[in-house]
Molecule: transfer RNA
Organism: Alphaproteobacteria bacterium
């Protein structure tokens, strides 16, 4: 330098033009003599950034930036 994939909760990820979600972590009570575990109810996102398309973007499109892999 050129191709290709991925960036969404604290971590793993799911979603895909009209509601931002799951397990798992965390925080309070509840359960115990005490711990774990169960249950119950909370809290936590600029959807990587800028910009365009649209009556609307996390989702489609150009650029950046950041990781991975391939080519040279």
């Nucleotide at each position: 330098g050129g191709g290709c994939a991925c960036g969404u909760a604290g971590c793993u990820c799911a979603g895909u033009g009209g509601g931002a979600g799951a397990g798992c972590a965390c925080u309070a009570c509840a359960u115990u003599g005490a711990c774990a575990u169960u249950g119950u109810a909370g809290g936590g996102g600029u959807c990587g950034g800028c910009a365009g398309u649209u009556c609307a973007a996390u989702c489609c499109u150009g650029c950046c930036c950041g990781u991975g892999c391939c080519c040279a």